[in-house]
RNA sequence: AAUCUGUUUCGGGGCGAGGUGGAAGUCCUCACCGGCGGUGAUUGGCACGGCAGUGUCAUAAGUCCGCGAGCUUCGGCUGAAAGGGUGUGAAUCCCUUACCGACGGUCAUAGUCCGGAUGGAAGAAACAAAGC
Numbered sequence: 001a002a003u004c005u006g007u008u009u010c011g012g013g014g015c016g017a018g019g020u021g022g023a024a025g026u027c028c029u030c031a032c033c034g035g036c037g038g039u040g041a042u043u044g045g046c047a048c049g050g051c052a053g054u055g056u057c058a059u060a061a062g063u064c065c066g067c068g069a070g071c072u073u074c075g076g077c078u079g080a081a082a083g084g085g086u087g088u089g090a091a092u093c094c095c096u097u098a099c100c101g102a103c104g105g106u107c108a109u110a111g112u113c114c115g116g117a118u119g120g121a122a123g124a125a126a127c128a129a130a131g132c
Base pairs, nucleotide, nucleotide: 003130005128006127007126008125009124010123016030017029018028019027031112032111033101034100035067036066037065038064043058044057045056046055047054048053062099063098070077071076081097082096083095084094085093103115104114105113
């Protein structure tokens, strides 16, 4: 140092404008948002090197691999991406155009309002003990 145990703290964003209507933050047109871990040809720092470059640290995906919340007959179930460009190589870079979003509630159908929730959780960090 890895690892392991304990404690503490942290741990989700978003309806603005217009239309219809008796009534819509729920419908229609436009707008807005993107949890956690991994991967990653991104970007930056540092070190080594004469150069080429190499190593290392940080950073980089809503729709690539998983996880979480939620639901459940406790078995499990659980959303969404194409095209073009560059290149040896793209699911990850760049451009364009799309698409997705729990449950309950509501004068009217909700990713964005209210509620379960001053909750829980994927996990993250710090500290302490063990450990060679």
The RNA shown here (FMN riboswitch aptamer (RFN element)) has 132 nucleotides. It was read from a public genome assembly, where an Rfam model found it. Its mean pLDDT, the model's own confidence on a scale to 100, is 83. Its Rfam family is "FMN riboswitch aptamer (RFN element)". Rfam's curators write: The RFN element is a highly conserved domain that is found frequently in the 5'-untranslated regions of prokaryotic mRNAs that encode for flavin mononucleotide (FMN) biosynthesis and transport proteins.